Predicted 3D model of a 347-nucleotide RNA (Bacterial RNase P class A) from a Thermoleophilia bacterium. Model confidence (mean pLDDT): 77 of 100. It matches the Rfam family "Bacterial RNase P class A". Its family is annotated with dimeric ribonuclease P complex, ribonuclease P activity and tRNA processing in the Gene Ontology.

[in-house]
This record gives sequence, structure tokens and C1' cells, in this order.
RNA sequence: GACGCGGGUCAGGCAGCCGCGGACCGGUUCGUCCGGUCCGAGGAAAGUCCGGACACCGAAGAGCAGGGUGCUGGCUAACGGCCAGGCGGGGAAACCCGACGGAAAGUGCCACAGAAACGACACAGCCUCCCGGAUCCUCGGGCGGCAACGGUGAAAAGGUGCGGUAAGAGCGCACCAGCGGUCCUGGUGACAGGCCGGCUGGGCAAACCCCACCCGGUGCAAGGCCAAGUCGGGGCGCCACGGGUUGCUCGCCCAGCCCCAGGUCGGCCGCAUGAGGCGCCCGGUGACGGGCGUCCCAGAGAGAUGGCUGCCCGCGACAGAAUCCGGCUUAUCGACCCGCUACGGAA
Repeated sequence: GACGCGGGUCAGGCAGCCGCGGACCGGUUCGUCCGGUCCGAGGAAAGUCCGGACACCGAAGAGCAGGGUGCUGGCUAACGGCCAGGCGGGGAAACCCGACGGAAAGUGCCACAGAAACGACACAGCCUCCCGGAUCCUCGGGCGGCAACGGUGAAAAGGUGCGGUAAGAGCGCACCAGCGGUCCUGGUGACAGGCCGGCUGGGCAAACCCCACCCGGUGCAAGGCCAAGUCGGGGCGCCACGGGUUGCUCGCCCAGCCCCAGGUCGGCCGCAUGAGGCGCCCGGUGACGGGCGUCCCAGAGAGAUGGCUGCCCGCGACAGAAUCCGGCUUAUCGACCCGCUACGGAA
């Protein structure tokens, strides 16, 4: 210098005039009316995919069904998240990805091709012996041995090499892969290395399934309070039935339940002080935890940020809170900073 990779910050700015929402203070004609001070949309506010806080129901308990996760160890309120590590895969590397327990509990699938796709009955073949022809070449048939070589395929009785054999074969040996081991060493562990061994037929569980662990329900339109108002209404209903507890069963609780009709679409609370932000220090590889200090940083209610003017330049993308947090995923114009890998050049 330029490519690649990992992480972080910002998210147009400044000024003037008019106009919005909230809190507090003062005034007040008591109308949130007037004035003042302070504050006022995001990194994703989005999707509603996970996890919770909170609220109400349920004697809040058990089982089945159903659902979720799936290597190990940690972090966290928790998670399907995050961190570190292991194994596997991609990449030259930095780094990135993983739906990562079990195929020896069972069931199922593997098209086409090929002889054959769960146990080998061999397409083309090789070999010993026998029979017939031929007698240089070699042809046909039979009993038996073989699964090495060829071919098909994603995958065919581990791979390469040497020996051995009638021809072959882990038949034997060396190395490698795989499998097994009350074995040794290191590690909390997943695992890694070593040693020994018989030599050794698959894949798919993101197929059903098995195993381990986890899971009450509904949700701010939750839930509470006030005011007002209709009809001190109706029923050939059920009443050991019924109702409640997601579905089912048991258990438990209630004493009533079910149906029809009518009234209330008003106001207030919930509503923002939080598993909160920021700074510094300590511990930890890290996620994160602890301590000290400091700050208050939107709460609308058909739903607040608008309009005009001037300047700057990165020429403005994706895009607007509705109970609130921790994550994940998706969309996205650009600018800046830190670190790492490899390449090229100079000193």
C1' cells in the first nucleotide's frame, strides 16, 4: 500500500421564527387557560421467534397426553441466549459454521443402474481335476475352490503395499482408518495420546422411535378503583349432577351451575426508580460478578417531534415507543476507530 477477517462508536449538524406531549413552579376568569424551567423515538423501536418480571385464576398435587432442548464446563432471573473448550466441516490463514445423545431395543426407507443394497444362490471372470474336439494357436461341457481383478452406483465383505496360494482372500505382516478394552498417562469434563486385541460389511433418527433434562394456564384488551345506569327481569332447564383446575384421569376445592334478555362503550390507577444508565477500581482467558461514586434519560390515549428560512457536508439508508426487560432473527445510506492473518514494497 491494498485484500480479507474479528470487534467497537455514530446514525446528518448548527442557527432563527411559529407550532406539539409530559413533569414541576408561579399566576389564575379554575378552562391544563397564561407564563417560566427541565425533559421528549431506535440499532434495530420491526418480526412476535424464545426467556422472564408483573397481574389474576387454580389447595397451587400426581400421572398420562403434548411441547422444548440435546458434546463438556461455566455466565445469567431465565432461555432455544452468551463465553470458553472438545470433536467434525470450510478456508492459505486470521477466522467462520454445526439440528453435536443413541443405528448392538424395535419398525421403516435407500429410486435408477448393477449379479446383488441386510447378509450374499455371482454378470463378466480366475484356478485344480475330469470328459470330448484340436494338437503351434486353442474350443465346448461337468464336479469343486475363489470374491482378489473388471463393471454399476452416493454407498458393494476396510484402504495402500509386501509375502503367500492351484487361483485367491487380513490368510500373514507393516502403516493408516474403524471397533473393542473393569488397561496406562494428562485433563473437573467433553476428549487427547499410548498400549493390547480379534482382524472388521453400510447410510438415514432435519424418519417414527429410545434415552437424559426442562415445561401450570391466561395475559396490560392482565388487573384494581370511582361514578353512572337498567329490569328488587325471565326459564315446563340441571341439581349427585354440576362448576373450577389448557386436554384426559385421579386427588382436592366450591355450593351452586347453565341458558335467554337488559344496563354500562365515562373517568382514574396500573404508567415508568429499573435483573436501570454512565465513570472508576478489584477479580476472572472470557461471558460476567463485586465495590465506590454519579445521573433520572418519552409515557401518548385515533394516539406527542411538524412547518418555513439560512449555512455546513458524510448529500441523509432501514425506518416511529404503547406494560417493561434479557436475547435471537430480518432490513439497512454511509463515516470513523482498534486489533489480527497472509501478500507486495521501503528503511